Transfer RNA from a Clostridia bacterium, 72 nucleotides, folded computationally.
Rfam family: tRNA. It is annotated as a transfer RNA.
The coordinates come from a structure-prediction model, not an experiment, and the mean pLDDT is 80.
Taxonomically the source falls in Clostridia (Bacteria, Bacillati, Bacillota).
It was read from a public genome assembly.

RNA sequence: GCCUUCAUAGUUAAAUGGAUAUAACAGCCCCCUCCUAAGGGGCAAUUACAGGUUCGAUUCCUGUUGGGGGUA
Numbered sequence: 001g002c003c004u005u006c007a008u009a010g011u012u013a014a015a016u017g018g019a020u021a022u023a024a025c026a027g028c029c030c031c032c033u034c035c036u037a038a039g040g041g042g043c044a045a046u047u048a049c050a051g052g053u054u055c056g057a058u059u060c061c062u063g064u065u066g067g068g069g070g071u072a
Stems, first nucleotide, its partner, number of pairs: 001071007010025004018055001027043005048064005
């Protein structure tokens, strides 16, 4: 250089065209408890970046950036 794969809350992952993007742990608030832990309820927080296709994009296409693998 070329090919391939990955990028989603603070972390680990789901969602593979139909929308309010879902869960666990972590965080905050409340309940329970003499206190702590455990348990129960609630809240906030996310699609790497830029374009395109589509009525509709996390999903498809192109480019860029970054990580992994292969090849000479």